[in-house]
The part of an RNA shown here (large-subunit ribosomal RNA, domain IV) has 341 nucleotides and comes from an uncultured organism. Its mean pLDDT, the model's own confidence on a scale to 100, is 88.
Context: one part of a larger RNA
RNA sequence: CUCUCGUUAAGGAACUCGGCAAAAUGACCCCGUAACUUUGGGAGAAGGGGUGCUCGUCCGGGUGAUGAGCCUGGAUGAGCCGCAGUGAAAAGAUCCAAGCGACUGUUUACCAAAAACACAGGUCUCUGCCAAACCGAAAGGUGACGUAUAGGGGCUGACACCUGCCCGGUGCUGGAAGGUUAAGAGGAGCUGUUAUCCCUUCGGGAGAAGCAGCGAAUCGAAGCCCCAGUAAACGGCGGCCGUAACUAUAACGGUCCUAAGGUAGCGAAAUUCCUUGUCGGGUAAGUUCCGACCCGCACGAAAGGUGCAACGACUUGGAUACUGUCUCAACGAGAGACCCG
Repeated sequence: CUCUCGUUAAGGAACUCGGCAAAAUGACCCCGUAACUUUGGGAGAAGGGGUGCUCGUCCGGGUGAUGAGCCUGGAUGAGCCGCAGUGAAAAGAUCCAAGCGACUGUUUACCAAAAACACAGGUCUCUGCCAAACCGAAAGGUGACGUAUAGGGGCUGACACCUGCCCGGUGCUGGAAGGUUAAGAGGAGCUGUUAUCCCUUCGGGAGAAGCAGCGAAUCGAAGCCCCAGUAAACGGCGGCCGUAACUAUAACGGUCCUAAGGUAGCGAAAUUCCUUGUCGGGUAAGUUCCGACCCGCACGAAAGGUGCAACGACUUGGAUACUGUCUCAACGAGAGACCCG
């Protein structure tokens, strides 16, 4: 010097990102116990007191017989000793406020345990049974030896109060009049070939049938166009100007655009850039915290909104107790390091 422990004057978080670590609390009995609350809780809330040993008295229980004795529980009185009586060991720290998630659970085996996942509950949608969905070229299987109070998928996530407007775009569902439209049907017509015929310059021209090729009109499903519905489907939810008898502001008016222009509630928020916004509280002093305000860069209603008792090895702020975390370090013990062997 390193590690693991023990003790420490005065102070007591001044340490530090942060009370990290340590200290403190601790068992049983008695008293007592707030806000809030879903009336179950909160609660071991908080906060107090007692506990050893000796000798009596009283009331019980078991055994026995209703007795004695033995075993055992309690109440009460007197006394004894120590600094200290759950005398060692083992054995909650607590409170206030806020955020998030209702809760118990689950998770990154080996850097993340959480506010993430799940969850009961809610809702939408598909599925009538040889179900839908899924695995499998198939047979077959799961679903299910189930049958819409069932099964699959999506979203949300207890509970309470609620969940606004937009169907123009995309998706889905329904519709079938019209438009478009494939293969196929159809075959107008065109082309090639030449038996034959013609002019004959011996090279051309016309050209039936057959065969072959191309092929217009017309008919022709779903889909798409089209017409409706649907947002707890994907999604979206404005701008400018003016106006009141101080000023300021604008209930009010005008105008442009849109499918419709953000309702309730919340709001400098796990969301606020400017920003340490402003005011209030807390502190001697507070970029954090709590309560308000609303000018929401860029909240907002099942990618749910706002609350909420209980719960949490979650996150944030404060307080009491307590302490070597610190002011500021010291001493001691053990194990190493180091020296000799």
Rfam family: Bacterial large subunit ribosomal RNA. Gene Ontology terms of the family: ribosome and structural constituent of ribosome.